[in-house]
C1' cells in the first nucleotide's frame, strides 16, 4: 500500500432491520460443621468510534482506529 475478514458484558460466543441473550466467571441465599457439587436469585453492556440510510440499526452505507489474513 490494495483488497478479504472481524471487533457485542470479565472470557468464550449468538442474536439474517423490530424487547441486545446463551454458557463460563462473578455476587447474594438455600443446602453443609467448613467447603466443594447441586437448587434459586442478582449485578454487570450507551454492540471499536464519528457520520449518514430508515418510523426503527448489533445488523445497511461511508470514512476513520484496533486483530487477523492473502497479495505486492
Nucleotide at each position: 500500500g490494495a483488497c478479504c475478514u472481524u471487533g457485542u458484558g470479565g472470557c468464550u460466543c449468538a442474536a439474517u432491520g423490530g424487547u441486545a441473550g446463551c454458557g463460563c466467571a462473578u455476587c447474594u441465599g438455600a443446602c453443609u460443621c467448613c467447603a466443594g457439587a447441586u437448587c434459586a436469585g442478582g449485578a454487570g453492556g450507551u454492540u471499536g468510534c464519528a457520520c449518514g440510510u430508515u418510523c426503527a440499526a448489533a445488523u445497511c452505507a461511508u470514512g476513520c482506529c484496533g486483530g487477523g489474513g492473502u497479495c505486492a
A computed fold for a 72-nucleotide RNA from Rattus norvegicus, annotated as transfer RNA.
Its mean pLDDT, the model's own confidence on a scale to 100, is 83.
It is recorded under the gene name tRNA-Trp-CCA-7-1.
Its Rfam family is "tRNA". About the family: Transfer RNA (tRNA) molecules are approximately 80 nucleotides in length. By type it is a transfer RNA.
The RNAcentral record of the sequence draws on ENA and Rfam.